[in-house]
């Protein structure tokens, strides 16, 4: 110190989350030791037992009991000694120790005052104690009552009580004088005069009494400043504020009473409400701050609840006391006790907190003169990882890197891991024995010393809970001690199994759907370590309430504008002052704590001392820049005058054109009108249309403009009247009069209210027509309220510049509106204003940019702090009413959002291209057929391909085989293959027999040999097998976008950053093809070029292919000799680049039927498919990862299916016919292919084909080319067209045509006459039309699919529109990308919440009754020598009772809305021009 986390990426804004430290904790899982320390945070909840407060015989009187002595009737009495308890009195019980209920207050903190006060015990200092009195409790009688308790009667004492006396330095009162003070008044002296005191006791030293003074010590009273949250608490108060007096009180005061006056208090937050003891100081934090208030200290309340007061120095008292009351216990029912918020302990409540311990030894407190008692204060122990510190569980050596475990690419590695065995060593802890502490000072009392009876000071001098603890020594022997939580990122730490969105995990992102580093287990690893992990809380990170230290234009936030009240803020210059200020001193600021030094315990926690702090507060001296505050004096802020202009600034009036609408006459006839297209709507009763005049109301065309005015809303024909405002210019008054403004006044579009008018046209509701799947809309005709005016209400707007006001400085350029000077008439120059562009600077970018969103000052409003919930409830204000203003919680969410960036997209734009329209030729859908798919059907119809990009497609050939798929029958290492062993020459084959067959049985007869073996077979024993799933785990192939021009990349430059330039622009191509230009400069993957085929030429070569001249020969053929010209062949080569001319053009390029040329602008064809994209296809081509099956999901073998058949598509074949069909004649290819083959040629037979049978492994042999040509016939018909279907009888292949084969011959002779919406191809050797030929193949269902070649055409104006594409631009709220995204209602679910008839509580206050103990008042015939008391009574008052209200809180039938919820239903509002821009 920062991380995660909105997104496909970025900045940022902004929130949740986490990393640290804390805890009086809890909870898991573990656990060896000790030192320190800490332990009901919850029920101030109720408590059972014991303790916690006594002491004093040196105050009294005195007993029980003991001892003793003497006597004795042996029952006892009498004395002396001591002396428990218990009473009288004295002093404490007000400390100490608990707890936080209450309290928002002079409680508390801090700082002062008491000239308003008290103070027992303690010290000092003065002075005193004289006489006298009468009681009373103990004790004894004698009662009442269970009991607590109590009654009467006798006698008695005191330091208990009361009288008298004495006193003045005491206290009152009245005076006098002098001082001093902030007032009342103090101090000092002085006079009168009243008036109040005591107690003894003794060991004779003391100890105690009284009065008065002083201290201290402790209380009390009074002030200043400070101390939580709400304004959805705006007023409060009647003893209330003050006065004079009287009363109480230790003491001031309305403290409390009579009387008098109307005061206090409050936005610098009164009252009221809700919360809570405050500090010292703990925790956090850099620090300012925030949070807490447990142990220890200090003050305060407080004692079961409420209320009272005595006592007493002190209380209005925790272990007193009297009432009430609620609860508990006792009882004989009449009546009593009691109060752990003392220490332990109980139950209770809770996540949760200990021993019914031990001793006064120290420490300290109370009584005592002491000893010495009492002291759950206090030491100490005990429980508990609650916490903080320390020790420890060993240490060195050891590598065959060991066995197991784990993992892997697995004949081997790798981890565990020096880790372990093993050797050696140490002994802290432990165990055991044995020693042993500091804490003890002092006492009473001996002895001694100084000096002076006492005091001081030496020496001796009993006494330890803990504790036989701590510590030390000796022996034993690695011997007694390790776990926990993590391991996707944050955040150190990784693999394998198991589990399949299950089961779980999770602080936050997220994980898990069959390969999970994130679930569970295992190995290993990472932290910590007697602990580790989780919760829960606080701080901090978080600068997310910003003083230190934030913002506001788009992210949340500038009031809708002004005016102004308090308030804050302020111009220059002089002097006083010293209130801020700032500086020295001097008091406080308890102690502990906290920081440093230093010492103690073996360290260390922890503990002593000593410092420093304690940032305060109060005093007092000085200092005087600023800033107050007083007093002067300036003119530049500000304000005022003159003088010159200025405008759609107000408001009240007159007034004009145009245009609408309406009336009323005219002229005219069938329509107007309206739309995308029509209807409603008007018209023959005369409309629209024209044409005059009339008549209404609104609104101001051109001028007009980034124009001008205005605080803002806003204002627009002229014009007259009033008001106001605003610039210049002058410097002529004032002389800071000033900015800003919480509350607060005013003014505010439109809509919308009331009253009364007004109503032309537009027009919400409304009505009719249309559009639509619906159309409560968008369009159309109508049409009220309103719009308008007057008055008076609302007071909100996207009321925007989303940008509050004032003030000062900060480079420019260029317009404009209105003033001014000057001027050579062009222009400078200058004030205010309203634009635009820009530099710096700002800014998360966009952008802003002297009219700042810069640089600074000032006030004010806001944001008082994620999105949602919701600007919503409640509360209260305003307002007629709409409603406005203020303005939440609950709950949910990991987000919402700005701004740009790159891509898809868009019913967005602009450019371009493509058989993409168009233009053209032929099709397809209609029919029969054949082939595929769906679907249906089956025992099975085996699987796979499903928009383009699946459908004649894996299949380039399903009768058996193929086959995978059904039914049945069977086999279970069983096919092949290897490799080792053994063993045989037999099996195989041949024939029969059963058998669907596989398969079983029978029976036949046989190896080769160079003797090494080979073969083949059988057996054993190891390696099977899957057309079973996952194309979403893959590989390798394919399709498509597309042969479309586009895809990157280095370096550089530009942006905070994605990211962009390059690759844009202008041209220009088929092309990112190529040129200019240019913060680019290059370069790669695409294009194009290199290959191949064809088109000319050439060279070389010349068989099987050629023949031209030359010869030979036959009917006749390159047959033959020969030839190398020709065509061919096949191999190199040349040719085409826009070279050349013209013309545009800067250039690339382009035109131009140009020239040349076999070919002309990429000649034409072909393979060649850039980065990606569709989780496209295919595990059934092949491979291959996991997963499944093993007498079966494998393998075998027979039959059957893959060819079914109400149907629907898709692709084809053949056709409807005369540009034809038959027939008969006759002409011309290219490219393949052949030995289980092609087959000449003879014969057979109508024919398929047969039976002969030359050639040929092929430029040799074989393989009839059709359309075309020529003739003939058919003459428009369902035909001499079409050939489906059907018989019939063949031919071929093949083990075998029946399911289910081609083919021939005859006979049948079906739809069908060019074909609806729609829909497919093709741009030239193309379409169309003719045949050929070839793979597979035994044949073949082939009309398929590849491939040849003959014959051979129309069109393209053109790019408006369909469709796909590219480029660039421009909106998005898309980014799974428009098949996107998303919004509202309904219907389910589950959750908080508002409202409510009502019902139940609390807590206050108010009136009114009643009213207890008690103070105090009054009486007081009664008792009393008196002081006083019983008693009676009056006031207050605690409680209790009655009432109306107002508050708070729960809870309610019913009901409102809202959140959340993997797949409900409607429809489609928003995101694009979102298909009616969208929003307030």
């Nucleotide at each position: 110190a920062g991380a995660g986390u909105u997104u496909g990426a970025u900045c940022c804004u902004g929130g949740c989350u986490c990393a640290g430290g804390a805890u009086g904790a809890a909870c898991g899982c573990u656990a060896g030791c000790g030192g320190c320390a800490g332990g009901c945070c919850u029920a101030a909840c109720a408590c059972a037992u014991g303790c916690a407060a006594g002491u004093c015989g040196a105050g009294g009187g005195g007993u029980a009991g003991a001892g003793u002595u003497a006597c004795u009737u042996c029952g006892g009495u009498a004395g002396c000694u001591u002396g428990a308890g218990a009473c009288c009195g004295g002093c404490g019980c007000a400390c100490g120790g608990g707890u936080g209920c209450g309290u928002a207050a002079c409680g508390c903190g801090u700082a002062u005052g008491c000239a308003a006060u008290c103070u027992a015990c303690c010290u000092u200092g003065u002075a005193c104690a004289g006489g006298g009195g009468g009681a009373u409790a103990g004790c004894c009688c004698a009662g009442a009552g269970a009991a607590a308790u109590u009654u009467g009667g006798a006698u008695u004492a005191a330091u208990a009580c009361c009288c008298c006396a004495u006193a003045g330095u005491a206290u009152u009162a009245u005076g006098a004088a002098u001082u001093g003070g902030c007032a009342u008044c103090u101090a000092u002296u002085u006079a009168u005069a009243a008036u109040u005191a005591a107690a003894g006791u003794u060991u004779c030293g003391g100890c105690g009494g009284u009065a008065c003074a002083a201290g201290a010590u402790g209380a009390g009273c009074a002030u200043g400043c400070g101390u939580c949250c709400u304004a959805u608490u705006a007023g409060c108060u009647a003893g209330a504020u003050g006065g004079a007096g009287u009363g109480g009180u230790a003491a001031u005061g309305g403290c409390a009473c009579c009387c008098c006056a109307u005061g206090g208090c409050g936005a610098c937050g009164a009252u009221a409400g809700g919360u809570a003891g405050g500090g010292g100081u703990c925790c956090u934090g850099a620090g300012a701050g925030g949070g807490a208030g447990a142990u220890c200290c200090c003050c305060c309340a407080c004692a079961c609840u409420g209320g009272u007061a005595c006592u007493g120095a002190g209380a209005c008292a925790c272990g007193g006391a009297c009432c009430a009351g609620a609860c508990u216990c006792c009882u004989a029912c009449g009546g009593g006790a009691g109060g752990c918020a003392g220490c332990a302990g109980u139950g209770a409540g809770g996540a949760a907190u200990a021993u019914u311990g031990g001793u006064c030894a120290a420490u300290g407190g109370u009584c005592g003169g002491a000893a010495g008692a009492c002291u759950g204060a206090a030491c100490c122990a005990g429980c508990c990882a609650u916490g903080c510190c320390g020790c420890g569980u060993g240490c060195a050596g050891g590598a065959a890197g060991a066995c197991u475990g784990c993992c892997c690419u697995a004949u081997g590695g790798g981890u565990u891991g020096u880790a372990a065995a093993c050797u050696g060593c140490u002994u802290u802890u432990g165990u055991a024995u044995g020693g042993g502490a500091a804490g003890a000072a002092u006492a009473a009392g001996g002895a001694g010393u100084a000096c002076g009876u006492g005091u001081a000071c030496u020496c001796u001098g009993a006494u330890g809970a803990c504790g036989g603890u701590a510590c030390c020594a000796u022996a034993c022997g690695a011997a007694u001690a390790a776990g926990g939580a993590u391991c996707g990122g944050c955040u150190a730490a990784c693999u394998c199994c198991g589990u399949g969105c299950c089961a779980g995990c999770a602080g936050c992102c997220g994980c898990g759907g069959u390969a999970a580093u994130a679930c569970g287990g295992a190995g290993g690893a990472u932290c910590c370590a007697a602990g580790c992990g989780u919760u829960a809380u606080c701080c901090g990170g978080a600068a997310u309430c910003a003083u230190u230290g934030g913002g506001u234009u788009u992210a949340a936030a500038g009031g809708g504008u002004c005016c102004g009240u308090a308030g804050g803020c302020g111009g220059u210059u002089u002097g006083u002052u010293a209130a801020g200020u700032c500086a020295g001193g001097g008091g406080u600021g308890a102690a502990a704590g906290u920081u440093u030094g230093c010492a103690g315990c073996u360290c260390a926690a922890c503990u002593g001392u000593a410092a420093a702090a304690u940032u305060g507060c109060c005093u007092u001296u000085g200092a005087u820049a600023c800033u107050g505050a007083c007093a002067g004096a300036c003119u530049u802020g500000a304000a005022u005058g003159a003088u010159u202009a200025g405008g759609a600034a107000g408001u009240g009036g007159u007034u004009a054109g145009a245009a609408u609408a309406u009336g009323u006459a005219g002229u005219g006839u069938a329509g107007c009108g309206g739309u995308g297209a029509a209807a409603u709507g008007c018209a023959u009763a005369g409309a629209u249309a024209u044409u005059a005049c009339a008549u209404a109301g609104a609104a101001u065309a051109c001028c007009a403009a980034u124009u001008g005015c205005g605080a803002a809303g806003g204002c627009a024909g002229a014009u007259c009247a009033c008001u106001a405002c605003u610039a210049a210019u002058u410097g002529a008054u004032u002389g800071a009069c000033g900015c800003u403004g919480a509350u607060g006044g005013a003014c505010g579009a439109a809509a919308g209210c009331g009253u009364g008018g007004g109503g032309a046209g537009c027009g919400a509701a409304c009505a009719g027509g249309a559009u639509u799947a619906g159309a409560u809309a968008c369009c159309c005709u109508g049409g009220u309220a309103g719009u308008c005016c007057a008055c008076g209400c609302c007071g909100u707007a996207a009321a925007c510049g989303a940008u509050g006001g004032a003030u000062a400085c900060u480079a420019g350029c260029u317009g404009u509106u209105c003033g001014g000077a000057u001027u050579u008439c062009g222009g400078u120059c200058u004030g205010a204003g309203u634009g635009g562009c820009u530099a710096a600077g700002c800014g998360a970018a966009a952008g802003u940019g002297a009219u700042a969103a810069g640089u600074a000052u000032c006030c004010c409003a806001c944001c008082u702090g994620g999105g949602g919930g919701a600007g919503u409830a409640c509360g209260u204000u305003c307002g007629c009413a709409a409603g406005a203003a203020u303005g939440a919680a609950a709950c949910u969410c990991a987000a919402a959002g700005g701004a740009a960036u790159u891509g898809a997209c868009g019913g967005g734009g602009g450019c371009c291209c493509g058989c993409a329209c168009a233009a053209g030729c032929g099709g397809u859908g209609g029919a029969g057929c054949a082939u595929g798919u769906g679907g249906u059907u089956u025992a099975a119809u085996u699987c796979g391909a499903u928009g383009a990009u699946a459908c004649g497609c894996g299949a380039g050939g399903a009768a058996c085989c193929u086959u995978a798929c059904c039914a049945g029958g069977g086999c279970u290492u069983a096919a092949a293959u290897g490799u080792a062993g053994a063993c045989u020459g037999a099996c195989a084959g041949g024939a029969c027999c059963a058998g669907a067959g596989a398969u079983g049985g029978u029976u036949u007869u046989u190896u080769c040999u160079u003797c090494g073996g080979a073969c083949a077979g059988u057996u054993u024993a190891c390696a099977a097998g899957g057309u079973g799933c996952u194309g979403c785990a893959u590989g390798g192939u394919u399709g498509u976008c597309g042969u479309c021009a586009g895809c990157u990349c280095g370096u550089g430059c530009c942006g905070u950053g994605a990211g962009g330039u390059g690759u844009c622009a202008g041209g220009u191509u088929a092309a990112g093809u190529c040129c200019u230009a240019u913060a680019a400069c290059g370069a790669g993957c695409g294009c194009a070029a290199c290959c191949c085929c064809u088109g000319c030429c050439g060279u070389u070569a010349g068989u099987u292919a050629c023949c031209a001249g030359c010869a030979u020969g036959u009917a006749a053929u390159g047959a033959u000799g020969g030839g190398g010209a020709c065509u061919c062949u096949a191999a190199c080569g040349g040719g085409a680049c826009u070279g050349c001319c013209g013309g545009u053009g800067c250039a690339a390029a382009c035109c131009g039927u140009g020239a040349g040329g076999a070919a002309g602008g990429u000649g034409g064809g072909g393979a060649u498919g850039a980065c990606g994209u569709c989780a496209a296809a295919u595990c059934a081509u092949c491979a291959c990862g996991g997963c499944c099956c093993u007498u079966a999901c494998g393998u075998c073998c027979u039959g059957g299916g893959c060819c079914a058949c109400a149907c629907a598509c898709g692709u084809g074949c053949u056709a409807c016919a005369a540009u034809g069909g038959u027939a008969g004649g006759u002409a011309c290819a290219g490219a393949g292919g052949g030995c289980a083959g092609c087959c000449a040629c003879u014969u057979g037979g109508u024919g398929a084909c047969a039976a002969g049978g030359c050639g040929c492994g092929a430029a040799u042999c074989c393989u009839c080319a059709a359309a075309g040509c020529c003739u003939a016939u058919c003459u428009c018909a369902g035909u001499u067209c079409g050939g489906a279907u059907c018989g019939u009888a063949g031919u071929c292949u093949g083990c075998a045509a029946c399911u289910c084969g081609a083919c021939u011959a005859c006979g049948u002779g079906a739809a069908g006459c060019u074909g609806g919406a729609a829909u497919c191809g093709c741009u030239a050797g193309u379409a169309a039309u003719c045949g050929c030929a070839u793979a597979u193949c035994a044949g073949c269902c082939a009309u398929g699919a590849u491939g040849c070649g003959g014959u051979g055409a129309a069109u393209a104006c053109g790019u408006u529109c369909c469709c796909g594409g590219g480029c660039c631009u421009u909106g998005u709220a898309c980014a799974c990308a428009c098949c996107g995204c998303c919004c509202g209602u309904c219907a389910a679910g589950c959750c908080a919440u508002g409202g409510a008839a009502g019902c139940u509580g609390g807590g206050g206050g108010u009136a009114c009754c009643u009213g207890a103990a008690g103070u105090c008042g009054g009486u007081g015939a009664c008792c009393g020598c008196a002081a006083g008391g019983a008693g009676c009574u009056g006031c207050c008052u605690a409680g209790g009772g009655u009432a109306a209200a107002a508050c708070u809180a729960g809870u309610a039938a019913c009901u409102g809305g809202g959140g959340c919820u993997a797949a409900g239903u409607c429809g489609u509002a928003a995101c694009a021009a979102g298909g009616u821009a969208a929003c307030c």
Predicted 3D model of a 1480-nucleotide RNA (small-subunit ribosomal RNA) from an uncultured bacterium. RNAcentral holds the sequence, with entries from ENA and SILVA. Its mean pLDDT, the model's own confidence on a scale to 100, is 81.